[in-house]
Model confidence (mean pLDDT): 78 of 100.
Fluoride riboswitch aptamer (crcB RNA motif) from a Gemmatimonadota bacterium, 67 nucleotides, folded computationally.
It was read from a public genome assembly, where an Rfam model found it.
The organism belongs to Gemmatimonadota, within Bacteria.
RNA sequence: CUCGGCGCCGGCGAUGGAGUUCGCCGUCACCCGUCCGCAUCCGCGGGCUGAUGACUCCUGCUCACAU
Numbered sequence: 001c002u003c004g005g006c007g008c009c010g011g012c013g014a015u016g017g018a019g020u021u022c023g024c025c026g027u028c029a030c031c032c033g034u035c036c037g038c039a040u041c042c043g044c045g046g047g048c049u050g051a052u053g054a055c056u057c058c059u060g061c062u063c064a065c066a067u
Base pairs, nucleotide, nucleotide: 009026010025011024012023013022016058017057018056019055020054021053033048034047035046036045037044038043
């Protein structure tokens, strides 16, 4: 100096905040949802789910019922 492993740290996991936990990545990285049709590519048109990666809580939005 280079490469690999582990730990710590940091970032990320399609819409906000927090806790716990899991996974991915190390900034030229990870991540930036899905389905259908058209189209040589770029792309265009239409549709669907969700404030979670997962669990819990708070906030916001929507629907139904009761007071």